[in-house]
RNA sequence: UCAGUGUUCCCGGGGUGCUGGAUUUCGCCACAGGCGAAUGACGGCUGAGAUAAUACCCGUAAACCUGAUCAGGGUAAUGCCUGCGCAGGGAAGGAUGCCUCCUUUCUU
Numbered sequence: 001u002c003a004g005u006g007u008u009c010c011c012g013g014g015g016u017g018c019u020g021g022a023u024u025u026c027g028c029c030a031c032a033g034g035c036g037a038a039u040g041a042c043g044g045c046u047g048a049g050a051u052a053a054u055a056c057c058c059g060u061a062a063a064c065c066u067g068a069u070c071a072g073g074g075u076a077a078u079g080c081c082u083g084c085g086c087a088g089g090g091a092a093g094g095a096u097g098c099c100u101c102c103u104u105u106c107u108u
Base pairs, nucleotide, nucleotide: 004098005097006096007095008094009093011059012058013057014056017045018044019043020042024038025037026036027035028034029033064089065088066087070083071082072081073080
């Protein structure tokens, strides 16, 4: 010094799906009731995160989006798993440590 990597400061980017369903409201009917629609307390699944955060993840390969109403597998179901995929898009700088290489000086 290039590359790699850790920490930190500050800044920025991103997602929130599937499912059971209490309750409440509304509508319909042949009205002790039944059916349908909306709502979604509280649970189940995957995950870092599935609703609000002073959380979590990510800043170039890796978050996330697109392709995608994708392909294969699996599931109660799903954007669950794998592929696609170092694909295309996508948000940075400072300080500092380690490591690697080179150079110089000192000692033996």
Description: TPP riboswitch aptamer (THI element) from Niabella soli, 108 nucleotides, folded computationally. Its mean pLDDT, the model's own confidence on a scale to 100, is 76. The source organism's lineage runs through Bacteria, Bacteroidota, Chitinophagia, Chitinophagales and Niabella.